[in-house]
RNA sequence: GUUUUAUUAAGAAGGGUGGAGAGAACAGGCUCUGAGAAACCCUGGCAACCGCGCCGCUUGGCGAAAGGUGCCAAUUCCUGCCAAAGCUGCCUGUGGCAGCGCUUUUUGGGACAAUAAAUC
Numbered sequence: 001g002u003u004u005u006a007u008u009a010a011g012a013a014g015g016g017u018g019g020a021g022a023g024a025a026c027a028g029g030c031u032c033u034g035a036g037a038a039a040c041c042c043u044g045g046c047a048a049c050c051g052c053g054c055c056g057c058u059u060g061g062c063g064a065a066a067g068g069u070g071c072c073a074a075u076u077c078c079u080g081c082c083a084a085a086g087c088u089g090c091c092u093g094u095g096g097c098a099g100c101g102c103u104u105u106u107u108g109g110g111a112c113a114a115u116a117a118a119u120c
Base pairs, nucleotide, nucleotide: 001120003118004117005116006115007114008113013043014042015041016040017039021032022031023030026080027079028078029077044072045071046070049068050067052063053062054061055060081109082108083107084106085105086100087099088098089097090096091095
């Protein structure tokens, strides 16, 4: 690096070096950033994929967090593909009326991405 499977609306600080960008790619937004971005280092933490212990025998459950990873702004920050439904208010309410929207909004499913394990 390829492929497969699983998960992804939760969670998690401080300091040092550094000196202008960052939020995966492209595009449109939006947000963070000299009250210091990226990157690297130290300490700390979150979490529970592998692994560990116990129960079960099953594909599972419970527990801890030594070890291997990972992670510590915003839903994978949002959208970009497909599908469905419009939304809000009022009323004598299985409907009606008014306003807004039509390049909108909401929901669902994908795609992409990230992480882990296995595999080539």